[in-house]
Molecule: Bacterial RNase P class A
Organism: Balneolales bacterium
RNA sequence: AGAGACUGCCGGGUAAUCGCUCUUUGUUUUAUAAUGAAGCAGAGGGAGGAAAGUCCGAACACCAACCGGUGCCGUGCUUCCUAACGGGAAGGGGUCUGACUUGUAAAGGCCAGGCUACAGAUAGUGCCACAGAAAAUAUACCGCCCCGGCUUGCCGGGGUAAGGGUGAAAUGGUGGGGUAAGAGCCCACCGCGCUGUAGGCGACUAUAGCGGCAGGGUAAACCUCACGGGGUGCAAGGCCAAGCAGGCAGUAUAUACUACCGGUUAUUACGCUGUCGGGUAGGCUGCAAGAGGCAGCGGGCGACCGCUGUCCCAGAUAAAUGAUUACCAUUUUAGAGCGCAAGCACUGAAAUACAGAAUUCGGCUUACAGGCAGUCUCUGCCU
Numbered sequence: 001a002g003a004g005a006c007u008g009c010c011g012g013g014u015a016a017u018c019g020c021u022c023u024u025u026g027u028u029u030u031a032u033a034a035u036g037a038a039g040c041a042g043a044g045g046g047a048g049g050a051a052a053g054u055c056c057g058a059a060c061a062c063c064a065a066c067c068g069g070u071g072c073c074g075u076g077c078u079u080c081c082u083a084a085c086g087g088g089a090a091g092g093g094g095u096c097u098g099a100c101u102u103g104u105a106a107a108g109g110c111c112a113g114g115c116u117a118c119a120g121a122u123a124g125u126g127c128c129a130c131a132g133a134a135a136a137u138a139u140a141c142c143g144c145c146c147c148g149g150c151u152u153g154c155c156g157g158g159g160u161a162a163g164g165g166u167g168a169a170a171u172g173g174u175g176g177g178g179u180a181a182g183a184g185c186c187c188a189c190c191g192c193g194c195u196g197u198a199g200g201c202g203a204c205u206a207u208a209g210c211g212g213c214a215g216g217g218u219a220a221a222c223c224u225c226a227c228g229g230g231g232u233g234c235a236a237g238g239c240c241a242a243g244c245a246g247g248c249a250g251u252a253u254a255u256a257c258u259a260c261c262g263g264u265u266a267u268u269a270c271g272c273u274g275u276c277g278g279g280u281a282g283g284c285u286g287c288a289a290g291a292g293g294c295a296g297c298g299g300g301c302g303a304c305c306g307c308u309g310u311c312c313c314a315g316a317u318a319a320a321u322g323a324u325u326a327c328c329a330u331u332u333u334a335g336a337g338c339g340c341a342a343g344c345a346c347u348g349a350a351a352u353a354c355a356g357a358a359u360u361c362g363g364c365u366u367a368c369a370g371g372c373a374g375u376c377u378c379u380g381c382c383u
Stems, first nucleotide, its partner, number of pairs: 001379010012328007020046011048354001052365002055363005060233004065264006072229005077091005092118001093116006100109003119224002124222002126218003141164002143160007172190006191213001192211008237285004246276006254267003292311008329352007337344002
C1' cells in the first nucleotide's frame, strides 16, 4: 500500500422569512348539558436508528381466589448479566476457511476468523427413496486363491471380504507381519469402551492403565428427560353528559387464574346466556418523571453493576413537527492547471440514502446513497 473478515459511530449543517402544534405567564372577549374557545404580549419544546415487521419478553389495566393431577405449548452445552426473554457477555464441544507445521500413512499441532435448531439413539416405535449382491437376522456383482474335469478358457466344488463397482452412507482406519489368497488373525499408532489421577465454579481438558473391541445415520420424526408457561389488550381501563323498547328461546346448578378432572372458597333468577328489534354516542382522563438521559468516580476480561451530581428532551386525535431563499458540506461527472505518483486546488452541472411517533420499555429481524474510526488475517514493497 492492497485484499478479505468482523465491530462501532454519523447519516446533511448554518442563517433569514413565513407557517403548524404543545406547555406555561399576564391580560381581554365569549360560550356550554358538561368539558371549554378565540385574540394580544412574552418564555420554552416539537419524529428514528430503525419510528418499520408484530417475531419474543415485560411494565401497566381489567377478567370476583387458591391447591393438586393430566393434557397442550415453549425453551434446551456451561457459567454469568438482566425486570424478563427464544436476548446479551465470556467460555466449552463440533464443523468449515486461511496461513504455518509434525508424521511413511492414517491422523494431528498452533494462531486467527465464520457457522452452530449444541439435552438423550443402551427405554421404545418409525424412516434411510433410487442405484446396488446387500442399507440388517447383512451379504458376494466384478474380482483373488485352492481342488477337480477338460474342448486352454470354460464348467463344478470350497475359501475370501484386502482390491474394484453402486451409493449420502457398505460395518473401524493407516502401516507392517502372516496367509493358498485374505481378514484384529497378530503387532504399532489413531479411533472406541471401562477405570484411575491431576486441573477447572462448570461445560470439559490433559494423562496413565486395561481391553481386539463394532453395523451406522436420523429426534426443526413420534418419543423420553429437565426447566418454564392464565387470558385480553390504551379500540386496556376510569369519570361526566345524553338516550332508551321491547320480543323469542334456554337456564337450579352454573360462574370465577388456564383445555379437562378433583378439592377448598365466594357469588347466584328483579339474574345469566344466545338471537331479533329500537334509541343515544358529546367530552375529560389514561398521556408521558421513566426498569429515564448525560457526566464523573469505583468494581468487573466482559455483558453489566454501585455511588455522586445534573437535566426534563414530542404528546397529536383525522391526526401537528413544514415551505422558500442563500451559503457551506459530501458524492458523481465535465473542463482546464500543478505533481514522478498518491493526490491538491479552481469553475460548471446533477444528486444527497432507508424512511414518519400514537400506552411505554428491553430485544430480535428487515431496509439503507454516502462517510468516519478500530481489531484481526494474508499478499507486496521499504527500513